[in-house]
């Protein structure tokens, strides 16, 4: 320095191809069950979607930059 991929609730991850209410499992809180506790059941909180701009009526999704991690190549010794 040049390509590539990844980035989204506490974690693991869809959704972006084809713009249109932000979701899904675990976790977490609370409440039934139970003598408890788990296990099960219902009910709930928790995201401005890595950052800043740009197109739309509308951006997690197209565009540019930029950041971070990872993987390749290329210098250089």
């Nucleotide at each position: 320095c040049g390509g590539g991929a990844u980035g989204u609730g506490g974690c693991u991850c869809a959704g972006c191809u084809u713009g249109g209410c932000a979701g899904a499992g675990c976790g977490c809180c609370a409440c039934g069950u139970u003598c408890g506790g788990g296990a099960c059941g219902u009910g709930g909180a928790g995201g401005u979607c890595g950052g800043c701009g740009g197109u739309u009526c509308a951006a997690a999704u197209c565009c540019g930059c930029c950041c971070a991690u990872c993987c390749c190549g290329a210098c250089c010794a």